[in-house]
Description: This is a predicted structure of a 90-nucleotide RNA (c-di-GMP-I riboswitch aptamer) from a Deltaproteobacteria bacterium. The coordinates come from a structure-prediction model, not an experiment, and the mean pLDDT is 77. The sequence was found by an Rfam model in a public genome assembly. Lineage of the source: Bacteria > Pseudomonadati > Myxococcota > Myxococcia.

RNA sequence: UUAAGAAAAAGCCAACCCCGGAGCAAUCCGGGGACGGAAAGUUGCGGGUCUGAAACAGAGGUUUAAAAUUCAGAUGGCCGGACUGCCUUA
Numbered sequence: 001u002u003a004a005g006a007a008a009a010a011g012c013c014a015a016c017c018c019c020g021g022a023g024c025a026a027u028c029c030g031g032g033g034a035c036g037g038a039a040a041g042u043u044g045c046g047g048g049u050c051u052g053a054a055a056c057a058g059a060g061g062u063u064u065a066a067a068a069u070u071c072a073g074a075u076g077g078c079c080g081g082a083c084u085g086c087c088u089u090a
């Protein structure tokens, strides 16, 4: 340096839930706490999923068929990529 692994050792993160706060929302932040994690570190580059607004449609209900756009946001513990990192073995 590269690859593999988490058996050991030192550590790290923190699901669900509860309390407080931010947001229209998805969700996020702080505290407690531990389901789990070998990158559960960082990054929205590609995909997936989710939220909001507009658009389309629209008397109401039911059934069937077809079509389903734009913008903004969220998710890294959904997957892939990129960058960085402890230990051990080769």
Base pairs, nucleotide, nucleotide: 002090003089004088005087012037013036017032018031019030020029021028022027035077041083042082043081045080046079047078048075049074050073051072052071053070054069